[in-house]
Molecule: RNase P RNA; transfer RNA
Organism: soil metagenome
RNA sequence: AGACGGCCGGAUGGCCGCCUUCCGGCCGGCAUGGCCGGGGGGAGGAAAGUCCGGGCUCCACGGAAACGCGGUGCCGGGUAACACCCGGCGGGGGCAACCCCAGGGACAGUGCCACAGAAAAUAUUCCGCCGGCCGGCCCGGAAACGGGUGCCGGUAAGGGCGAAAUGGGGCGGCAAGAGCGCACCGCGCCCCCGGCGACGGGGGCGGCAGGGCAAACCCCACCGGGAGCAAGACCAAGUAGGGAUGGCCGCUAACUCAUUGUUAGCAGGCGAGUUUCUGCGCUGCCAUCCGGGUAGGUCGCGCGAGGCGCCCGGCAACGGGCGUCCCAGAUGAAUGGCCAUCCUUCGCCCAGGGUCAUUGAUCCGAUGGCGAAGACAGAACCCGGCUUAUAGGCCGUCU
RNA sequence: GCCGGAGUAGCUCAGCUGGUAGAGCAGCUGAUUUGUAAUCAGCUGGUCGGGGGUUCGAUUCCCUUCUCCGGCU
Numbered sequence: 001a002g003a004c005g006g007c008c009g010g011a012u013g014g015c016c017g018c019c020u021u022c023c024g025g026c027c028g029g030c031a032u033g034g035c036c037g038g039g040g041g042g043a044g045g046a047a048a049g050u051c052c053g054g055g056c057u058c059c060a061c062g063g064a065a066a067c068g069c070g071g072u073g074c075c076g077g078g079u080a081a082c083a084c085c086c087g088g089c090g091g092g093g094g095c096a097a098c099c100c101c102a103g104g105g106a107c108a109g110u111g112c113c114a115c116a117g118a119a120a121a122u123a124u125u126c127c128g129c130c131g132g133c134c135g136g137c138c139c140g141g142a143a144a145c146g147g148g149u150g151c152c153g154g155u156a157a158g159g160g161c162g163a164a165a166u167g168g169g170g171c172g173g174c175a176a177g178a179g180c181g182c183a184c185c186g187c188g189c190c191c192c193c194g195g196c197g198a199c200g201g202g203g204g205c206g207g208c209a210g211g212g213c214a215a216a217c218c219c220c221a222c223c224g225g226g227a228g229c230a231a232g233a234c235c236a237a238g239u240a241g242g243g244a245u246g247g248c249c250g251c252u253a254a255c256u257c258a259u260u261g262u263u264a265g266c267a268g269g270c271g272a273g274u275u276u277c278u279g280c281g282c283u284g285c286c287a288u289c290c291g292g293g294u295a296g297g298u299c300g301c302g303c304g305a306g307g308c309g310c311c312c313g314g315c316a317a318c319g320g321g322c323g324u325c326c327c328a329g330a331u332g333a334a335u336g337g338c339c340a341u342c343c344u345u346c347g348c349c350c351a352g353g354g355u356c357a358u359u360g361a362u363c364c365g366a367u368g369g370c371g372a373a374g375a376c377a378g379a380a381c382c383c384g385g386c387u388u389a390u391a392g393g394c395c396g397u398c399u
Numbered sequence: 400g401c402c403g404g405a406g407u408a409g410c411u412c413a414g415c416u417g418g419u420a421g422a423g424c425a426g427c428u429g430a431u432u433u434g435u436a437a438u439c440a441g442c443u444g445g446u447c448g449g450g451g452g453u454u455c456g457a458u459u460c461c462c463u464u465c466u467c468c469g470g471c472u
Base pairs, nucleotide, nucleotide: 001399002398003397004396005395006394007393008392010342011341012340013339014338015337016336018042019041020040021039022038023037024036025035026034027033044376048387049386051385052384053383054382055381056228057227058226059225069224070223071222072221073220074088075087076086077085078084089103090101091100092099093098104219105218109217110216111213112212113211126159127158128155129154130153131152132151133150136149137148138147139146140145167185168184170182171181172180186208187206188205189204190203191202192201193200194199232299233298234297235296242290243289244288245287246286247285248284250266251265252264253263254262255261268283269282270281271280306325307324308323309322310321311320312319313318343374344373345372346371347370348369349368352364353363354362355361356360400471401470402469403468404467405466406465409424410423411422412421418455426442427441428440429439430438448464449463450462451461452460
């Protein structure tokens, strides 16, 4: 200078308050109430985001399978489960400690690859190189020959385009070239060895099998029913509405043998500020009881995949055993305020010290004094993870 | 507390299976008019809310984060 892991995240005391629980006393209509006194407990590593996985509750469902949809994706293990954790494998980065990786399948099929470039997956000749046209054509030249240009053919080594151009660069070879041949590296197939496995090592064969994208559709393997404590359960005012019983209640018509009863119309009553007319809407009245349900209240709701210590197994994540402890539970929502001392950081002053160098400038500055600040943030059904925010400090291992 | 949706120009919105982002209104300049409005022609204006990843390439696909809006007693 750097890498990794773990921990703390203000401390102590006094006074005044808040929430909850227990005990005692008093008052009471006697209840789960009120008052007084005392004891115990009272936010976090993230309580946050609500991104995953569960517990719990309700709904749906006879069981299983399939289809569809969503998710996960190297291997082995841990776990209640996971997209989490641990240990490995492979790839990449770093001198190193160490860090990062959604890391199955591209001959199952479909699709995409802009611009540039001749050509973007079928192969291909834009420039270049080489050969031929034994005398193509033009120019120079006495000729040999040289230069330019055209056509045909060979060539993927070179140039150029691009993110990507049909293995890499080397030697040989060739008219020039080319896995055309050879060795090495890469790749594919087969065999052997090691490993539970991912995979690794070795040997042989093959001259290259035919680019990339699946966080594009998709294929394969595995997993998943939906909603969420405002889930859900119980008690239950007032008003409105429903039902039952009893009593009272005009007219007409229809049904009914009739009583009773039902339906329809009229009358009556009520409503739209008042009165009249007309029109509209609603409608038997009273009493008692029942059930659903709203406000409100109670439960769910704090003993749990719990914390701490020791021992054992395991490299580890983690598991097992023993002992010990009970440790927030609010509902406009408690966990706070003040003072004193100490701690940390910062600013100023100062005792003092250093340098340049001299009536000065500049730097450091306590075991001193004064002042300020003390991060991120606050449970709301619970638990295991991930991610994000976090002043400052401590410890350990390693390069 | 729980569940869902949206962030693109000054404003309102497009942009579907990736290829370098547009429309209307607004603004500016010019023409037209005596002048203004309207109309016509042209122009300006974008870290696609922030960060990271996949890919040759991201507004788009994936992860994370911020802000805003809506529903449920």